[in-house]
RNA sequence: GCCGGUGUGGCGGAAUUGGCAUACGCGCGCGACUCAAAAUCGCGUCCCGCAAGGGUUGUGGGUUCAAGUCCCACCACCGGCA
Repeated sequence: GCCGGUGUGGCGGAAUUGGCAUACGCGCGCGACUCAAAAUCGCGUCCCGCAAGGGUUGUGGGUUCAAGUCCCACCACCGGCA
């Protein structure tokens, strides 16, 4: 230099043919249980906002009624070729 792959909450990881973003698990917080703990169980857990609502999928654009998903450029990492 060329080709391919990957990038989603604190972490892992889903999201069908483009149609409810963050399901599920881990972790964390509060509570129940216990003499106390462990284990187990319940509730909560992206951001802004009193709420209604809005924003958010590496970054910036584009297509579309609608984009995590399709297209373009760039960035980071992984692999292959030279």
Transfer RNA from Candidatus Terrybacteria bacterium RIFCSPHIGHO2_02_41_19, 82 nucleotides, folded computationally. Taxonomically the source falls in Candidatus Terryibacteriota (Bacteria, Bacteria candidate phyla). It matches the Rfam family "tRNA". By type it is a transfer RNA. Gene Ontology term of the family: triplet codon-amino acid adaptor activity. Rfam describes the family as follows. Transfer RNA (tRNA) molecules are approximately 80 nucleotides in length.